[in-house]
């Protein structure tokens, strides 16, 4: 130079275009306990890599670009 893959709460992962983005660990707070683990109950935490496009609707289709792995040459 060419291909292929993948980016999503603090980590790691679902989610056939179908309208409130789920889950499991972490975090906080409370309950239980003499106290700590455990369990148990609630919250907080996402412009879903960025810009565009398609569509009545986009995490999903499409282009381009970022960053990463991986093949070739």
């Nucleotide at each position: 130079a060419g291909c292929g893959g993948a980016g999503a709460a603090g980590a790691g992962a679902a989610a056939u275009g179908g309208u409130u983005g789920u889950c499991u660990c972490g975090u906080c707070a409370g309950g239980c306990u003499c106290a700590u683990a455990a369990u148990c109950u609630g919250a907080a935490g996402a412009u879903u890599g960025u810009a565009g496009g398609u569509u009545c609707a986009a995490u999903c289709c499409c282009u381009a670009c970022c960053u990463c792995c991986g093949c070739u040459c």
The RNA shown here (transfer RNA) has 73 nucleotides and comes from Coccomyxa sp. Obi. Its Rfam family is "tRNA".